[in-house]
RNA sequence: AGACUUCUUCGGGGCAGGGUGAGAGUCAAAGAGACUUGAUUCCCGACCGGCGGUGAUGGUGAUACUACCUGAGCCCGCGAACCCGUAAGGGUGGAUCCGGUGAAAUUCCGGAGCCGACGGUAUAGUCCGGAGGGAAGAAGAAGCCG
Repeated sequence: AGACUUCUUCGGGGCAGGGUGAGAGUCAAAGAGACUUGAUUCCCGACCGGCGGUGAUGGUGAUACUACCUGAGCCCGCGAACCCGUAAGGGUGGAUCCGGUGAAAUUCCGGAGCCGACGGUAUAGUCCGGAGGGAAGAAGAAGCCG
């Protein structure tokens, strides 16, 4: 260096602006009717992107090997969520193409798209709630093996 054990800290962002008007309320003796309010959920549009890996980007230092930082929502995997189970655990679970460069890119450049748990409520990736929770993991400390 590395393995293992224990502990500590950290560990998710987002409807600008406009339209519609379910519902509610007020006025009206009543009716007709009028007015007020009313969706971050609908429509136009706006905005957001957890963690590890891969990686041809960019930056810093150096000029010898190359070192450090950065680098994919939709490529591979993980997590939250949901279902089953007393539990251990098991299962389910979203989304990308085209053009360019090149030896090589679903990652770069250009363009056009797409996706986003459950409960609540006017139909929610963005509001409220479970959650002052949990967690993928990140950093550090101590012990022990070596």